[in-house]
RNA sequence: UGGGGCAUCGUCCAAUGGCAGGACAGCGGUUUUUGGUACCGCGAAUGAGGGUUCGAUUCCUUCUGCCCCAG
Numbered sequence: 001u002g003g004g005g006c007a008u009c010g011u012c013c014a015a016u017g018g019c020a021g022g023a024c025a026g027c028g029g030u031u032u033u034u035g036g037u038a039c040c041g042c043g044a045a046u047g048a049g050g051g052u053u054c055g056a057u058u059c060c061u062u063c064u065g066c067c068c069c070a071g
Stems, first nucleotide, its partner, number of pairs: 001070007010024004018054001026042005047063005
């Protein structure tokens, strides 16, 4: 420098263009002598800009970061 891939709660992973969900972690409660286990509840995210669309995590484009391949 060229080509390809990835970017979503704190972490890991989902989501045919139509209300962004699950597990673990966190917080609160029930249970327990305490802790742990179990159960119930709560909060929390789409890398940045632009475009298409009635509607974008999803499609297009530019950029940023990371990984792989070639030179």